[in-house]
RNA sequence: UAUGACAAAGCCAAACCAAUUGUAAAAUUGGGACGGAAAGUCACGGGUCUGAUCGACUCCUAUGCUUACCCUCAAUUCGGUUAUGAUAGCCGGACUGCCACUU
Numbered sequence: 001u002a003u004g005a006c007a008a009a010g011c012c013a014a015a016c017c018a019a020u021u022g023u024a025a026a027a028u029u030g031g032g033a034c035g036g037a038a039a040g041u042c043a044c045g046g047g048u049c050u051g052a053u054c055g056a057c058u059c060c061u062a063u064g065c066u067u068a069c070c071c072u073c074a075a076u077u078c079g080g081u082u083a084u085g086a087u088a089g090c091c092g093g094a095c096u097g098c099c100a101c102u103u
Stems, first nucleotide, its partner, number of pairs: 003100002011036002016031006034089001040095003044092003047087003050083007
């Protein structure tokens, strides 16, 4: 420097469960292993998710029948804005590092 043997001495630990924190997405700790050669660090670009907020939500038909219909509001959905929001185990990027093997 390249590579990562269907490798792995050592390392990390998904789902799930419990406790705690948070409006939430999620996070931390313990248990637990689906996996991982950067599953080490960083929200810079994209994606996804959450909260708040703004906007849109048409036409026709049927049913129903005044405790209805319409209107309004709310919710849902979609779109925009926003948060020293979440996610680094979604992808890209930046920085750093162990072992094995090769030169």
Predicted 3D model of a 103-nucleotide RNA (c-di-GMP-I-GGC riboswitch aptamer) from a Desulfobacteraceae bacterium.
The prediction has a mean pLDDT of 77.
Taxonomically the source falls in Desulfobacteraceae (Bacteria, Pseudomonadati, Desulfobacteria, Desulfobacterales).
Its Rfam family is "c-di-GMP-I-GGC riboswitch aptamer". Gene Ontology term of the family: cyclic-di-GMP binding.